[in-house]
RNA sequence: GGAGAGGUCGCAUAGAGGCCGAGUGCCGCGCAGUGCUAAUGCGCUAUACCCGUAAGGGUAUCGUGGGUUCGAAUCCCACCCUCUCCG
Numbered sequence: 001g002g003a004g005a006g007g008u009c010g011c012a013u014a015g016a017g018g019c020c021g022a023g024u025g026c027c028g029c030g031c032a033g034u035g036c037u038a039a040u041g042c043g044c045u046a047u048a049c050c051c052g053u054a055a056g057g058g059u060a061u062c063g064u065g066g067g068u069u070c071g072a073a074u075c076c077c078a079c080c081c082u083c084u085c086c087g
Base pairs, nucleotide, nucleotide: 001086002085003084004083005082006081007080010026011025012024013023018070028044029043030042031041032040046061047060048059049058050057051056063079064078065077066076067075
C1' cells in the first nucleotide's frame, strides 16, 4: 500500500429502516432472606445539558463528520481507531 471483520449504556454483548435511548448478562443500589453474612428472589440501574426545592419532566447522544429518507444504531460517502489476511 491492498482486502476483509469490527467500534452500541461503567464492562461484555444483541439489534441490520418506524414497535429502539435501544434488549440481555455482569457490576452497582434498594428490599426480602439470615442470629449475622452469603446463596437465592424481586425491583431499580447509561451519559451530558436544560427546567424544578423535590418528586419528576424535556432535549441530545450508537467511533467522528457529512449525506439519503417523512423517519437512520441500521443505507451511502469521507475520516479516526482495533483485529485478521495479502504484498
Molecule: transfer RNA
Organism: Candidatus Daviesbacteria bacterium RIFCSPHIGHO2_12_FULL_37_16